[in-house]
Background:
This is a predicted structure of a 94-nucleotide RNA (Glycine riboswitch aptamer) from Acidisphaera sp. S103. Model confidence (mean pLDDT): 75 of 100. Its Rfam family is "Glycine riboswitch aptamer". Rfam describes the family as follows. This family represents the bacterial glycine riboswitch. It was read from a public genome assembly, where an Rfam model found it.
RNA sequence: GCACCCGCCGCGGGAGAGCAGCGGGCUACGCCCCGCCGCCGAAGGCGCAACCGGCCCCCGGAAACGCUCAGGCAAAAAGGACCGCGACGGGCAG
Repeated sequence: GCACCCGCCGCGGGAGAGCAGCGGGCUACGCCCCGCCGCCGAAGGCGCAACCGGCCCCCGGAAACGCUCAGGCAAAAAGGACCGCGACGGGCAG
C1' cells in the first nucleotide's frame, strides 16, 4: 500500500396496507383529535420458528419465516429492512 470483514457517517434507490372506513369532536374546513372496526410488515421488539452449531434427545445462535406489542395504511413529508457507491475508524490473513 492492496484485498476481505465489522462499525459509523454521507449520497442514491427502496415496498405493503382505508380513494380521508364509520361515529363524534375541534369556531369552520382538513391531511387535526378521540373512539370503533378493517388492514400492512421492511425501524425496533417477540417466537414454542425454517435453518446452523455443539460436549447432542439437552444447550446455544437464529431469518427477508411467523406474531403484530410498537410502528404504519389518500398525496406530500418523515421513517424504512435491504442494495449500490464513497469517506473515516477498527480487525484479520496474505